Source information
A computed fold for a 590-nucleotide part of an RNA from a Pseudomonadota bacterium, annotated as large-subunit ribosomal RNA, domain I. The organism belongs to Pseudomonadota, within Bacteria. It matches the Rfam family "Bacterial large subunit ribosomal RNA". Gene Ontology terms of the family: ribosome and structural constituent of ribosome. The full RNA is in RNAcentral, with records from ENA.
Context: one part of a larger RNA
This record gives sequence, structure tokens and C1' cells, in this order.
RNA sequence: GGCGCGCGGUGGAUGCCUUGGCGUCGAGAGGCGAUGAAGGACGUGGACAGCUGCGAAAAGCCACGGGGAGCCGCUAACAGGCCUCGAUCCGUGGAUCUCCGAAUCGGGCAACCGAGUGGGGACAACCCACUAACCUCGAGCUGAAUCCAUAGGCUCGGGGUGGCCAACCGGGUGAACUGAAACAUCUAAGUAGCCCGUGGAAAGGAAAUCAAUCAGAGACUCCCCUAGUAGUGGCGAGCGAACGGGGAACAGCCCAAACCGUGCCAGUGUAAGCCUGGGAGCGUUGCUGGUGCGGGGUUGAGGGGCCACUCGGCCGGAAUCCCAGUUCCGGCAUGGAGUUACAAAGCCAACCGCUAGCCGAACGGCUUGGAAUGGCCGGCCACAGAAGGUGACAGCCCUGUAGGCGAAAGCGGGAGGCCUCCAGAGUGGUUCCCGAGUACCGCAGGACACGUGCAAUCCGGCGGGAAUCCGGGAGGACCAUCUUCCAAGGCUAAGUACUACUCGACGACCGAUAGUGAACAAGUACCGUGAGGGAAAGGUGAAAAGUACCCCGAUAAGGGGAGUGAAAUAGUAUCUGAAACCGCGUGUCU
Repeated sequence: GGCGCGCGGUGGAUGCCUUGGCGUCGAGAGGCGAUGAAGGACGUGGACAGCUGCGAAAAGCCACGGGGAGCCGCUAACAGGCCUCGAUCCGUGGAUCUCCGAAUCGGGCAACCGAGUGGGGACAACCCACUAACCUCGAGCUGAAUCCAUAGGCUCGGGGUGGCCAACCGGGUGAACUGAAACAUCUAAGUAGCCCGUGGAAAGGAAAUCAAUCAGAGACUCCCCUAGUAGUGGCGAGCGAACGGGGAACAGCCCAAACCGUGCCAGUGUAAGCCUGGGAGCGUUGCUGGUGCGGGGUUGAGGGGCCACUCGGCCGGAAUCCCAGUUCCGGCAUGGAGUUACAAAGCCAACCGCUAGCCGAACGGCUUGGAAUGGCCGGCCACAGAAGGUGACAGCCCUGUAGGCGAAAGCGGGAGGCCUCCAGAGUGGUUCCCGAGUACCGCAGGACACGUGCAAUCCGGCGGGAAUCCGGGAGGACCAUCUUCCAAGGCUAAGUACUACUCGACGACCGAUAGUGAACAAGUACCGUGAGGGAAAGGUGAAAAGUACCCCGAUAAGGGGAGUGAAAUAGUAUCUGAAACCGCGUGUCU
């Protein structure tokens, strides 16, 4: 020195564990904000670095409710206190709530600097309140072209907006890598990104829809099929329907216009007219146009208006007056409907749920052991033998579980009641209305599965430019026949999508190099000018019982005794403690 064995050191693998994660399902909630949010800065404790809580009233203040013996957070000890006259703690409501931040009095390098006006004041300090912009409504003042007026301007008051937020949703804008084995049409993809906007969902939605040549269907949305079909396509790569069928869920409505009435404005200018017939009377009335409001009306076997006629509960009133009729208005009755659309505000409320909680069955002995939940023996409960904890494995020790009960206050739902709203039908005539720079056409585009193609359909840019039911659109060029539907206004629940957040349950999910980046002072330390990047790090023991005292040492570090403990090779560098690596002892070889 090599190799083997034994005993150690180092190291932190492995095993076991879990406070933390991951995923799914169900339910809730689906927003917060000028009454100042989200997020922060700085403070705040007897002493306090961090986290948590809170805000100069600062680990807190007040009230109500729960709860019932301890309490002053993580956090031990010290000092000092509180509490059965009910504290701490939990829930509901309230008070306070510095400064920054949409930040809003002005400025600014966020958490700072500097003001104005009014009020208070010991008249100086100081304290309180207000003072952004835009939109809109109202009032007042003023006031052009242009005489009056109007537009505009100013002031005051009321209301609104702004910013944040995970995904889902609608709209606007809109790539490239890539694929085509290169690449340009094409693809990726209307994807990513950016912007705007709404909601708890959004969007869509009550046929100018389909279908079909025998028919027929009947808003929209979502799912399964139809079907990788028909098509489309440098007919390459690729892209890729619909009709129809089966399901989920179901709901239908309101305007514009004709016409009637009325307010205002303008024009006309004294006779036309004032519901009809007769008489009396009125006359800034009537008529025309514009505009606002009310009635009317909403459809495709076309619908509606207007006029005439027929039928249709009751009572009262009005239309200049009287009589008759007619029309209209109001009330009652009858019938119907209603808070998500269809008109719209609510109020009361049984009861249910959420935000604290409460009750809740049944076990002992012996034995091993440090400890019984183990073993043995004998019992008991069970609408409860889910689970967790307790010194080893507990239905009966604790918390719970099954089952049952509970709210002063706040929130959500809500039967029902109050309340509110609606009520004509038919026949004939007339041809008044039925959404206009629209439909449609041309040019150049976009969207449709459809790349210009025979290219219908939909959208908007430029140009041209209809018809009103004897009208118009569609049925994939176009025409005819036929069928079908009524565009150019609007609203609409459910079925569908998502989960930042709350609660509950579950897992052939992880178990500390795993699972979130983060089980721990983690988006921390640290790195970067910045955008941004981004860790490592869990485990004594049942209980600190965390080693009094003695010795070596330097009043160390570390260790030896003693003591605690079941165990100290469990000693805080703490469970187990592998390997590399380093020693000591021993055997053997050279």
C1' cells in the first nucleotide's frame, strides 16, 4: 500500500409521516368603485425585527345575538392587567378609517410639495368643509351674423360617467412561424396579439325561413347523427356544409304608417266651420303644414284604416244649449292577465335557505408494556361500525357521525294577499296605409364549407336607383309556371359557456428533487437600469420532562460524569440514517 471483516466519522438516499398541493362533482355567488375600489406606503403592542390584525378612536371602539371558563394573535418567558356583574372567542349591524392609488383643488420623481374660498378659533398657530373633467337635466344672467329672435357663452343646483377584476361572451382590428416535404394562390386562421363593450351569462330569436312538385314543417340556442357525405380546392396541401332525423328546453310580443283627438309653432284671414237632424247660439274659431303627446294598429288562408249595416252586461257623465240618435269618458259587474319580454311601480307576508351555534346512544376487569386503543374474559349501543384525535390498532375515552333543533340583526327566495292592467265580433263597400337613398343594378371587395366559378344568398365602399297588394322577396345563374314568405324598426326566459371567489363531497392523484414556483417570513431571499427572472429550506419526544450539579477547556467551542426519558447512537447540527468519501482496530497478501 491492496483486499476482507469489525467499529466510527461524514453525508442525507430510503422508509414512514403530512400542515400543502392537484383534479373532479354538486350547490352558492357571479362583481367591487367618487358613501373613494382593487392594490399599496407609513404607522399601530409595556418592550417588537418579520407575519397577521387594525388605522392617530390604530392586535383595537359600540350595540345585538351565540357561547360558558378562562384570556391579553403567530410567541415561550418578564412586567402589568381582564374575567361568572359573563371576559377572550364566533356571527350580524354600526363607529373610526393617516397618506398614495380612477385620485378628482393645482403640481409631482406614487405614498410628497404648494394653494384658493367659506366657517370656527385664544384672531397667530391650528381645526372643519368645499374647490377635477366630460355628459345630461333644470334655473338664472348674457348674447352674434341679423331689427326682434335664435345659435353660442357664463354662473348656480340635481343626476350620471371614469378605475379594478380569472375565465366565459359580442364587436372592431388583425399577424407570422408552420403545412404545401421549395414557394407566390392556398394553409396556419379570422387563430395569437391589441382595442372597445355587456352580463351573470353573453350572443341569437318569432320567417321577405325551409321544403316540395303527392305532400308538408313552423322562432332561437345547445347536443347526437346525417358525414369526412355533397361540395370546394395551385382539384395540391387541405377546407368541409346543409336538408332531414333523434334529443335538451320551450314563448311569445311591442312599435312605425293610414285614421281620430289634442298641446305648441308657422301660414291663411272672418266665412267656411263648430258630430248628425230641427231650432237657438258661438266665432284669436275653422282650414293647411310641421312637431310633441294620447287613442288606433301590427298581418300573409294578406292585415289594418275609413264608411255603411248586423249582433253585443248595467249605471252615470261629456261633446255650445234643448229633443232624439251617435260617439267618447268614468264607475260597477263578469271574464282574463301581471313583475324575465308582452304597461308599470311596489307593499305586506306564512314559510324555506344562508351568515354564529346546540342536543346527540353504548365499557369494565385481568394481563404485557414507559404508555393500551393490543391479548384474554365478560358486556353494551347502533337511523350512529364516516373520519380525526388520544402515550401502540378504540363503534361504546374526546371531537364527531346518523338523526334532530336553533337567529336579536343582516341577506336571498317566496305560496298567498293588497295592488295594477286588459276586454268587442262579423258582413259589405272604398283603395287611404303597410318601414327609401331602402330593395335592386354596375364596379372593386368581404362573409357564406363554396378560392369568380354557371355563383344564388348575406355585408358594407363608390356610382346609379324602384314598387305599396293588379305590390314585393325567395325556392343556388337566368326565364316561365307553381309553391312559399312579407325585408329595409324593436324586445324576449329556458335549454348553452365559464370559475377569480364561498361551502360541501370525493379521488386505482402527489407525498418534500414529488405535488403549485411556493407544506417553512414565497412571488420571499437573491439577480437585473428595466421589462422581467426567481430559489433553497418540512419531521426531538407521548410529554420539554430541552440535561440541576460536578469535571476538562479560555468565564469558549466541544466533551466526560450525573440527572430526565421506554429510548439520548431521540440532545434542539435532533425520526429512520443507504452510498460515494475519510479514519481506527484486526486478518491476510506483497